[in-house]
Predicted 3D model of a 346-nucleotide part of an RNA (small-subunit ribosomal RNA, central domain) from an uncultured bacterium.
Context: one part of a larger RNA
RNA sequence: CUGGGCGUAAAGCGUGCGCAGGCGGUUUCGUAAGACAGAUGUGAAAUCCCCGGGCUUAACCUGGGAACUGCGUUUGUGACUGCGAGACUUGAGUGCGGCAGGGGGGGGUGGAAUUCCACGUGUAGCAGUGAAAUGCGUAGAGAUGUGGAGGAACACCGAUGGCGAAGGCAGCCCCCUGGGUCGACACUGACGCUCAGGCACGAAAGCGUGGGGAUCAAACAGGAUUAGAUACCCUGGUAGUCCACGCUGUAAACGAUGAUCACUCGCUGUUUGCGAUAUACAGUAAGCGGCUAAGCGAAAGCGAUAAGUGAUCCACCUGGGGAGUACGAUCGCAAGGUUGAAACUC
Numbered sequence: 001c002u003g004g005g006c007g008u009a010a011a012g013c014g015u016g017c018g019c020a021g022g023c024g025g026u027u028u029c030g031u032a033a034g035a036c037a038g039a040u041g042u043g044a045a046a047u048c049c050c051c052g053g054g055c056u057u058a059a060c061c062u063g064g065g066a067a068c069u070g071c072g073u074u075u076g077u078g079a080c081u082g083c084g085a086g087a088c089u090u091g092a093g094u095g096c097g098g099c100a101g102g103g104g105g106g107g108g109u110g111g112a113a114u115u116c117c118a119c120g121u122g123u124a125g126c127a128g129u130g131a132a133a134u135g136c137g138u139a140g141a142g143a144u145g146u147g148g149a150g151g152a153a154c155a156c157c158g159a160u161g162g163c164g165a166a167g168g169c170a171g172c173c174c175c176c177u178g179g180g181u182c183g184a185c186a187c188u189g190a191c192g193c194u195c196a197g198g199c200a201c202g203a204a205a206g207c208g209u210g211g212g213g214a215u216c217a218a219a220c221a222g223g224a225u226u227a228g229a230u231a232c233c234c235u236g237g238u239a240g241u242c243c244a245c246g247c248u249g250u251a252a253a254c255g256a257u258g259a260u261c262a263c264u265c266g267c268u269g270u271u272u273g274c275g276a277u278a279u280a281c282a283g284u285a286a287g288c289g290g291c292u293a294a295g296c297g298a299a300a301g302c303g304a305u306a307a308g309u310g311a312u313c314c315a316c317c318u319g320g321g322g323a324g325u326a327c328g329a330u331c332g333c334a335a336g337g338u339u340g341a342a343a344c345u346c
Stems, first nucleotide, its partner, number of pairs: 004317002008299001012314001014201004021194003025088007033081002035077008049065006091191001092188004096183004103177007110154001115149007125136002162169002206247006216240001220236004258313006266291009277280001295302002319346003328339004
């Protein structure tokens, strides 16, 4: 290189945008770079192969042929790919009018609850556990009533439901803003798909500066348990959890399933549009689910949201350990990330 794979065996980049590159709808004319056909030159000899000949055979030597799958020149063909010019509307997109939505950013606001503070009532317990103890309480706790402070999260609705590229997104109202989908028409006319590098986004934890701090809670302290108990249980409790700006760039970032397009027997539920008949729904489009035919699969299973049948492009895999380590490079304030071996060993 050919070939084989990638849901669970090794293997889909966390996700998107996108330059180069690769691939690309229908049709007409031209061209002839690719392609195909003919001719011709060359492709030294030897070697290899085929048919013969010579050493008693063979190795070996030798005659002829074929081959040398290549390159050049030239003549032609015009289906296909490319290129040039023109046309088209199905792919893609735009306009118009609806619709649904926790999509994103900013501002405001509401009630329940926890904690704390003040005051009233009131008295001996409260809290906690398997059982206890540490802890809190006669300096009046816990309970209960009233008032206040502050931070964080939004019960019910709520769903097998919705939105988003992914991460993710939930009280209510306002402002700004992205995407999706449907409907009938009009418009542009291939403007498309994928994408190495690159750029952007990216949970939690963590880091920097400044705020904030109710709850919960690494570390830490104490009480238990235990042979011990640097744990599980209990009482406390600091970073952090929250906000602003900046960094980090990783996750079982999972559907462990890359993106796009086409095709392939059915049943059923649900969300959002449009809707003939006339208000209940046939149908249709887009999503989200369940069960299955064929087919696929090692099986379990998947099965129009494919893991089926095909096409294009990208990423990745090649026995286990050593090891996602060392070294180098690069990014980062650091923590560390990315890239990523070998010896040796089974």